[in-house]
Context: one part of a larger RNA
């Protein structure tokens, strides 16, 4: 000097990102216990008191014939020793206000345990059984020795109150008159070759066959098209004016759109400006709580808003308590260091 323990005057969070760490609380018995609430809880809420040993009285239980003894145990009174009686060890700190997730659970074996995942509940879609779906080239297997109160997929996530408008785009489902359209078929026209024919020759013409590409027309699904569908993917406006102070704008005009954000909530885990403004708490509060609404850029199963209970979750506050600190000191042990 470091580590692991122990003690500490006065103060008591002034420490610090944060009471991190430590301290404090603690068992059992008795009394007592709020808001809230899904009436189960909350609750060991909170907050108090008792606790050793000895003697006496007394009740009841088991065993037993027995108030004999033994075992275990309740109530009352008195005494006694300590600073201290759950004397060691084991052994909850508590309360308040918010956020998030309902809950118990699960997770990054080896830096993340959470607000992430799961969950019961809700909804949509597919599937009539040789089911859909999954694995396999196939046979076959799972699904299931199940049968729509079943199985599969996707989203949401207890419960309560609710879940608005838009089908123009994308997707899905249904539809089929018309348009477009492949392979294939195919009337027909053209070209190459060339027997023949014409020609003195050069050359011209040229049936059939074969070959070469064209090709009207016929031709399915799909696409175009017509509808439906948002707890499918998704989306949910701007400008100008207007009330007898001012301000504001119930109201009007206009442009655009598929439709212009409803109920809720709102400086939010979302708010840039921003430490917004007001109120509360503090002597002093960029955090916190309650409001306001000017929502840069909230919003309804990508769920919205509440919510008792719950949490090794996150933020804020108080009581208790303390070497966290003011401000450090000492003790013990283990290293380090010195001598051998």
């Nucleotide at each position: 000097c470091a580590c692991u323990g122990g003690u500490u005057a006065a103060g008591g969070a002034a420490c610090u990102c944060u009471g991190c760490a430590a301290a404090a609380u603690g068992g059992c018995c008795c009394c007592g216990u709020a808001a809230g609430u899904u009436c189960g809880c909350g609750a060991u809420a909170a907050g108090g008191g008792g606790u050793g040993c000895c003697c006496c009285c007394u009740g009841a239980u088991g065993u037993u014939u027995a108030u004999a003894g033994c075992a275990a145990u309740g109530g009352g009174g008195g005494g006694u020793c300590a600073c201290a009686g759950u004397a060691a060890a084991u052994c909850g700190g508590c309360a308040u206000c918010a956020g998030c997730g309902a809950c118990u659970g699960u997770u990054u074996a080896u830096c993340a345990a959470a607000a992430a995942c799961a969950c019961a509940g809700g909804a949509c879609u597919c599937u009539g059984c040789g089911a859909a779906c999954u694995c396999g080239c196939a046979a076959g297997a799972g699904g299931a020795u199940g049968u729509a109160u079943a199985g599969a997929g996707u989203c949401u996530g207890a419960c309560g109150c609710c879940u608005g408008c838009c089908c123009g785009g994308u997707g899905u489902u249904g539809g089929u008159a018309g348009g477009u359209u492949a392979a294939g078929g195919a009337a027909g026209a053209g070209g190459g070759u060339a027997a023949g024919c014409c020609g003195c020759a050069a050359g011209g013409u040229g049936a059939a066959g074969c070959c070469c590409g064209c090709g009207a027309c016929c031709g399915a699904a799909g696409c175009c098209c017509c509808a439906a569908u948002a707890a499918a993917c998704g989306g949910c406006g701007g400008c100008c004016g207007u009330a007898a102070c001012u301000a504001u704008g119930a109201c009007g005009g206009u442009c655009c759109u598929a439709a212009g954000g409803u109920a809720g909530c709102g400086a939010a885990g979302u708010u840039c400006c921003u430490u917004g403004u007001c109120g509360g708490g503090u002597a002093a509060g960029u955090u916190c709580c309650g409001a306001c609404c000017u929502g840069c850029a909230u919003g309804a199963a990508u769920g919205g808003c509440g919510u008792a209970a719950u949490g090794a979750c996150u933020g804020a506050u108080g009581c208790a308590c303390u070497g966290u600190c003011u401000c450090a000191a000492c003790c013990a042990g283990u290293g380090a260091c010195c001598c051998g």